[in-house]
Description:
Predicted 3D model of a 67-nucleotide RNA (Fluoride riboswitch aptamer (crcB RNA motif)) from Nevskia soli. The model forms 100% of the base pairs in the Rfam consensus.

RNA sequence: UUCAGGCAAGGAGAUGGCAUGCCUCCUUGAACCGCCGGCUUCGCCGGCUGAUGAUGCCUACAGACCG
Numbered sequence: 001u002u003c004a005g006g007c008a009a010g011g012a013g014a015u016g017g018c019a020u021g022c023c024u025c026c027u028u029g030a031a032c033c034g035c036c037g038g039c040u041u042c043g044c045c046g047g048c049u050g051a052u053g054a055u056g057c058c059u060a061c062a063g064a065c066c067g
Stems, first nucleotide, its partner, number of pairs: 009027005016058005022053001034048006
């Protein structure tokens, strides 16, 4: 100096915020930036689910009912 592993720490997990004795991933040229179908395919067109990675709460949006 390079490579690999471990620990710690930091970061990320398709639309906001907070929390977590949680899960996964990444180590900064990284992790991440949804899915399906079609076509003249690296782009275009059409369609679908969701404010969570997961759970709880709040906010926003949508629907129904009551006042």
Description:
Rfam family: Fluoride riboswitch aptamer (crcB RNA motif). The literature on the family includes a 2012 paper in Science by Baker et al., "Widespread genetic switches and toxicity resistance proteins for fluoride". Model confidence (mean pLDDT): 78 of 100.